[in-house]
This is a predicted structure of a 159-nucleotide RNA (Lysine riboswitch aptamer) from a mouse gut metagenome. The sequence is in RNAcentral, with records from MGnify.
RNA sequence: UAAUAGAGGAGCAGUCAGCAAUAGUAUGUUAGCCAAUUGGUAUGCAAUUACCGACUAACAAAAAGGGUAUGAUUGCCGAGGUCUUAAUCAUAUUGCAGUGGUUAAGGUUGGGUAUAAGGCUAAAUCCUUAUAACUGUCAUCUUAGAUGGAGUACUAUUA
Numbered sequence: 001u002a003a004u005a006g007a008g009g010a011g012c013a014g015u016c017a018g019c020a021a022u023a024g025u026a027u028g029u030u031a032g033c034c035a036a037u038u039g040g041u042a043u044g045c046a047a048u049u050a051c052c053g054a055c056u057a058a059c060a061a062a063a064a065g066g067g068u069a070u071g072a073u074u075g076c077c078g079a080g081g082u083c084u085u086a087a088u089c090a091u092a093u094u095g096c097a098g099u100g101g102u103u104a105a106g107g108u109u110g111g112g113u114a115u116a117a118g119g120c121u122a123a124a125u126c127c128u129u130a131u132a133a134c135u136g137u138c139a140u141c142u143u144a145g146a147u148g149g150a151g152u153a154c155u156a157u158u159a
Base pairs, nucleotide, nucleotide: 001159002158003157004156005155006154009077011076012075013074014073015072016071017070018068019067027060028059029058030057031056032055034053039052040051041050042049043097044096045095046094047093048092080109081108082107083106084105085104086103087102088101089100090099091098110135111134113132114131115130116129117128118127119126137149138148139147140146141145
């Protein structure tokens, strides 16, 4: 230097099931009442296109995405997460923007926990940043421990 294997632990991600929440919300039926095509709805703005509305009461009543120190199972240890850029798909059509998905390149992050701020969101045990201790690994030292670094790292074997 290369190849193979391996370790961290409330370890990472996928699939299925359960659970919480979304929500007594959307929506439907009945009744009442009001407005008007110069109105309302389809993520925002403009135009077009399509549909027809707003409010109150009673009865009935979801789902998707997202989440989960729950269980089973599969693949793994840059596992994965996240940011930026580019291309492309979806969101009624076109333009700009927003949101979500896929692919590629680059940056960043050892791991989980708690707190605070911000962000998405209906919300959250979600995401980002900061702080604190804990934990694995390596290095150094004044070696019951302390300090510091980062995963293209660390340990073992082979050439």

Its Rfam family is "Lysine riboswitch aptamer". Rfam describes the family as follows. Riboswitches are metabolite binding domains within certain messenger RNAs that serve as precision sensors for their corresponding targets. Rfam links the family to the GO term lysine biosynthetic process.